Transfer RNA from Thermodesulfobium acidiphilum, 72 nucleotides, folded computationally. The same sequence occurs in records of 2 taxa. Rfam family: tRNA. It is annotated as a transfer RNA. The coordinates come from a structure-prediction model, not an experiment, and the mean pLDDT is 82. The sequence is in RNAcentral, with records from ENA and Rfam. The organism belongs to Thermodesulfobium, within Bacteria.
């Protein structure tokens, strides 16, 4: 230099172009003499960044940044 993959909640990951979710973690409640476990609930998101297409984009297109792999 060229090609490919990945980027979404604190973390690990989902999500056929049609309300962004789950596990774990955090916080609160129930339970217990206390802790843990268990059960119920709550908070937490510029979907890496910037544009474009579309009635509508995490998803399609372009550019760009970071990480990983391959080729030269």
């Nucleotide at each position: 230099g060229c090609g490919g993959g990945c980027g979404u909640a604190g973390u690990u990951c989902a999500a056929u172009g049609g309300u962004a979710g789950a596990g774990c973690a955090u916080c609160g409640g129930c339970u217990u003499c206390c802790c843990a476990a268990g059960c119920c609930g709550a908070g937490g998101g510029u979907u890496g960044a910037g544009g474009g297409u579309u009635c509508g984009a995490g998803c399609c297109c372009c550019u760009u940044c970071g990480c990983c792999c391959g080729c030269u």